[in-house]
Predicted 3D model of RNase P RNA and transfer RNA as a complex of 417 nucleotides. It holds a member of the Rfam family "Bacterial RNase P class A". About the family: Ribonuclease P (RNase P) is a ubiquitous endoribonuclease, found in archaea, bacteria and eukarya as well as chloroplasts and mitochondria. Its mean pLDDT, the model's own confidence on a scale to 100, is 78.

This record gives sequence, C1' cells and structure tokens, in this order.
RNA sequence: CGAGUCGGCCGGGCGGCCGCGGCGGACUGCCCCGCAGUCCGCUGAGGAAAGUCCGGGCUCCACAGGGCAGGGUUGCCGGGUAACACCCGGCCAGGGUGACCUGCGGGAAAGUGCCACAGAAACCAGACCGCCGGUUCCGACCGGCAAGGGUGAAAAGGUGCGGUAAGAGCGCACCAGGACGGCGGGGAACCGCUGUUGCUGGGCAAACCCCAACCCGGAGCAAGACCAAGCAGAGGGGAGCUGCCCGCUCUCAACCCUCAGGUGGGUCGCACGAGGGCGAUGGCGACGUCGCUCCCAGAUGGAUGGCCGCACUCGACAGAACCCGGCUUACAGGCCGGCUCGCACG
RNA sequence: GCGGGCGUCGUUCAAAGGCAGGACCUCAGAUUUCCAUUCUGACGAUGCCGGUUCGAUUCCGGUCGCCCGCU
Repeated sequence: CGAGUCGGCCGGGCGGCCGCGGCGGACUGCCCCGCAGUCCGCUGAGGAAAGUCCGGGCUCCACAGGGCAGGGUUGCCGGGUAACACCCGGCCAGGGUGACCUGCGGGAAAGUGCCACAGAAACCAGACCGCCGGUUCCGACCGGCAAGGGUGAAAAGGUGCGGUAAGAGCGCACCAGGACGGCGGGGAACCGCUGUUGCUGGGCAAACCCCAACCCGGAGCAAGACCAAGCAGAGGGGAGCUGCCCGCUCUCAACCCUCAGGUGGGUCGCACGAGGGCGAUGGCGACGUCGCUCCCAGAUGGAUGGCCGCACUCGACAGAACCCGGCUUACAGGCCGGCUCGCACG
Repeated sequence: GCGGGCGUCGUUCAAAGGCAGGACCUCAGAUUUCCAUUCUGACGAUGCCGGUUCGAUUCCGGUCGCCCGCU
C1' cells in the first nucleotide's frame, strides 16, 4: 500500500420564534370541591420503540392439595444470571493459507421404518461378468471363492508378503478405526502416550422412537381494583385451579349460558426500576461487589411538528401504550480499536 | 392482546424424501377461402436465507407476505 476478519460507539448539530402532551407554581372567573382560561418554569420516543420467538415481574382465578395423562424450539463440558432455548470461556466436528466462521453436537449391539434410479445384491441373505475344481451329449450342469470388473452417495478396512485348485484377516508386517486396560495432563468435556484383542456389514433419529436432567395450573393491563350514572327482567344449569380421577370448600344464594334492558363517564393500576451514569475493585470473560450521583414520556382519538438563520459529510431504518432481560429482523452515513494474509522498501 | 393455517408456471390445483405434473391462459403449426371449434407441439413455477441428508416442494431453524378465529 492492497485485500480481509472481529468487536465497540454515534446515528443529524447550534441559536431564535410559534404550536402540542405531561408535571409544578401564580393570578382570574364560576357557588365550595373541582373545572376552565392566561402567564411562568421544568420535561417529552429508539437502538431497534418493530416481529411477538423465548424467559420473568405484576394481577386475578379459593393462601388445599395429591395422582395420572399430556407438553417443552432442553441435549459436549464448566460458568454467569431473577430466569432462559440467552450470554461467556473451553472441547469436538466441518470450512478457510490465516485472522476467523458455522454447528437442535445424547442413543443406530431396545424395537419399528426408509435408502429412489442403477446394480447380481442396499442389510440379509445371496453372485451378473469373472476365477478355480469336477462332470460333459461341448449346449451346459454341480461345487468352491468373493480377490478383480461393473453399478451406486454408500457394497464385509487399506497396502504388501505368505498361503491356496482359486481365494479370503485364512496367517503375518505396517497403517487407519473400534473395544477393553494402564500411565500422564485437565475441575470436566476431552487430549497425549502405551499394552492386549483380527474385533473391522453401512447410513438416516432436523424418521417414529428410547434415555437423561430440568421445567410446566390457567389467563392475560381490554389483567384487575374503585367511584358515579342508569335499567327490567325471563328461561336453563348447583358452582369452584380451566384435560381426567380422588379429595376439599361454598352454600340455596352466588356463579355460568341464552335472550331482553341500561350505560359506554371518571380515578387507580401507570412510570423508582433485576434503572441510568461515573469511579474503585474481583474475574480471561459473561458478570459480581462497594461508593458517589441522577430522576429520565405516561397519552386514552392518543402529544415531538412548523418557520427563520448558521455550518457541514445534506441526514437511513423507523415511532412508546403495563414493565423488564434476551433473540431475530430493518438501517444512509460516520468514528475508534484488536488481529490476519499478500506485495514492496528499510 | 392471545391462538391457528397457507405460500408451487400468468390463474387454479396435484405431487409428502427420489426425473416438479394436470386443466385453463399465451405462442407456434395443422385443418378452413377466412374466423371460431378441434388436433399437435412449445414456453413457463416450489416466497427468501441457512441447515440435516447421497438427494429437500416435502424435514428443521430464521425471515417476509397473506388469510382466519377468540377477546
């Protein structure tokens, strides 16, 4: 200099004016509460607010549960966390020259199932061409073999020597793998070395399934609680943690269903939280502990917009609706840092 | 807010691990003096990105889009 890889951060700025939501204060008006108006001050979307894919908080269903069934997107090891299917650090496998990336990574000697076409044969038995021995009417038949050819994604481990009628782990040497054992390293997954055994017929469980650990009652802020206004009851069913059973509780009123009637207003939940920032400290890291400091939207037809001026790199994806931790997806542009490879020069 | 289903030629439907097929449409040819009908042939697709597998429309994960139900 070129190419690449990984991680972190920002994501329109400054000033003025007007407008909108929320909170607080002052004044005025209405008959107090309260409401309305004017003025002033403070404050007002995101890294994803999104998808709703996981995990929780919170609220209600009776602070009575037990068993069975069923379910889970869990699945190498260790750790983090309130919890997780998330994150961190390792192991193994695959890809890449490398930095690095990817992986729902247990079990195929429990059982069932599938492996198209081709091929003789696709998993349990067998042999198309072929090799060898025997018989022979010379067409072929019987027996042995699975080394060679051929098919296929996949065909009884590979090479060599011996052996044999021809052959074959049939025997031997080496190599690859498995099983069992020993030693060493590591906290573990696992790794390295080594010994014995000829043990050597596949694959698929992101096919059914089996195993192991852990978890699961249901519903969801339109949960739920309260205030105010208004109305008209009728019929049916005992009801209750909502798959089934047992048990338990409540009582003759509540509750549920259908039809009819009324209202469709307000308050709370609802913004202090597993919260943010800074510093110290333990840890490789995820993260933990301590100290200081800050208050940071709360609407209910739903608020962020407009104009002017300045400067530039001319501004992407997109907007809360109970809250939080993750994952995933969308995104103009910019900044910072670690590392790798190639070439050249010193 | 909660839950379920589906994406295949231009359209509508199949295929359910093993060569993506049928009908209508379009185009070309034949038949006809010409057109229509009819016959023959052709073109044309698995929403997208990964993974499992020898092999994926099918199985798994993510994503995008559409439809439906309850409240």